[in-house]
Context: one part of a larger RNA
RNA sequence: CAUCCCAAGGAAUUCGGCAAUAUUGGAUCUGUAUCUUUGGUAUAAGGAUUGCCUAUGCAGAAGUGCAUAGGUCUCAGUAACAAGGUGGAGGCGACUGUUUAACAAAAACGUAGCUGGCUGCUAAUGGGAAACCACUUGUAUAGCCAGUGAGGUCUGCCCAGUGCGAGUGUGUUAAAGCUGGUUCCAACCGGCCUAAGCCCUCGUAAACGGCGGCGGUAACUCUGACCGUCUUAAGGUAGCGUAAUCCCUUGUCGUUUAAUUGACGACCCGCAUGAAUGACUUAACGACUUCCACGCUGUCUCGGGAUGGAGCAUG
Repeated sequence: CAUCCCAAGGAAUUCGGCAAUAUUGGAUCUGUAUCUUUGGUAUAAGGAUUGCCUAUGCAGAAGUGCAUAGGUCUCAGUAACAAGGUGGAGGCGACUGUUUAACAAAAACGUAGCUGGCUGCUAAUGGGAAACCACUUGUAUAGCCAGUGAGGUCUGCCCAGUGCGAGUGUGUUAAAGCUGGUUCCAACCGGCCUAAGCCCUCGUAAACGGCGGCGGUAACUCUGACCGUCUUAAGGUAGCGUAAUCCCUUGUCGUUUAAUUGACGACCCGCAUGAAUGACUUAACGACUUCCACGCUGUCUCGGGAUGGAGCAUG
């Protein structure tokens, strides 16, 4: 170092049950909560049995299988091997899937579904210097681009800024063209005309994004439905909330413990939540993450022992 075993206790270990076939395990019978998208959850959980022999019965074409009764042996009958530990509650992601070949498998990526935009086919988009090619031997129930990410309930206000779309004009405006400057040419300087763009007008937020302050007020106190005022494009709606978001913070209360910076349930002056940069919820699922419990154990109290090997030494 590797593989095993252990009295009593049983997580006291530790960031954390990390590790450990330690526990569970096969089959037959039984039994099964909560939630639920009615499919599941579910092998939920939990309980019983298990070998061999004899007899009888049943089924089958048969190999054979099943049932009942009796007997019998062992420490042990799925006797070896093989072979789920289980439950409760949160977070995140719907799910199966994909990924950092060789430190990350995840809450990251993808996904069906939802929404917006472009595109009438010699399409749009992409590749190429071009010829030409992909999409496509497809045609808007199609193709491409972008965001969101099953399902359920929903998705508020703001177009001032930035972008995008549309429109209009004796606003602005290049070159060219026309024309003028003393007679010709050149250069130079003017005038007229004039596109897109800018300016202007309107639209557009599941476009990028944004979504206030101060003062007073109710017959204890506190609070402020209410009022005033400044101000903005609009002043954060529903929901959720000390959160993967809360600095103060170990917030306060309750439950859990003998004891808890933990966990869960509430509360809400949210430093700095918030609605497809999606919000809240959700059965099922997860080598994800957090907390609790049962079982189990050398993780530990606290060590001990067995076997094998490496190194080194000696022969």
Large-subunit ribosomal RNA, domain IV from a sediment metagenome, 315 nucleotides, folded computationally.